The RNA shown here (Glycine riboswitch aptamer) has 109 nucleotides and comes from Virgibacillus sp. AGTR.
RNA sequence: AUGAAUACAAGGGGAGAGCUUACAAAGAGGGGAAAGGUUAUUUCUUCUAUGUAACGCCGAAGGAGCAAGCCGAAGCGAAUCUCUCAGGCAAAAAGACUCUUGUAGGACG
Numbered sequence: 001a002u003g004a005a006u007a008c009a010a011g012g013g014g015a016g017a018g019c020u021u022a023c024a025a026a027g028a029g030g031g032g033a034a035a036g037g038u039u040a041u042u043u044c045u046u047c048u049a050u051g052u053a054a055c056g057c058c059g060a061a062g063g064a065g066c067a068a069g070c071c072g073a074a075g076c077g078a079a080u081c082u083c084u085c086a087g088g089c090a091a092a093a094a095g096a097c098u099c100u101u102g103u104a105g106g107a108c109g
Stems, first nucleotide, its partner, number of pairs: 006104008018055001020054005028048008056089003062085001063083003069076002
């Protein structure tokens, strides 16, 4: 002097699966109908959002399980595989993994 693995931070990219069904209450927003002094307003209804429950589904936060192999045995033993506890199924958030920059680090030459 070059600056690998690895760790941390910031920013970017980042899939899949029901905006399912039922019930509920209060208020908020939008649409429609009725009443009305045709202005204000009131009532009803519907959609969105919220809570509870039910069924269906996803797999890339996290979690769990295992092959080869090591070992006398027990055990150790990976994942983007499997499970689906948790999480998720419009948007938002999250998101394995990945890119860039910076800091630490100091392999190789």
Lineage of the source: Bacteria > Bacillati > Caryophanales > Bacillaceae > Virgibacillus. Of the family's consensus pairs, 91% are formed in the model. Its Rfam family is "Glycine riboswitch aptamer". The family is grouped with related families in Rfam's "Glycine riboswitch clan".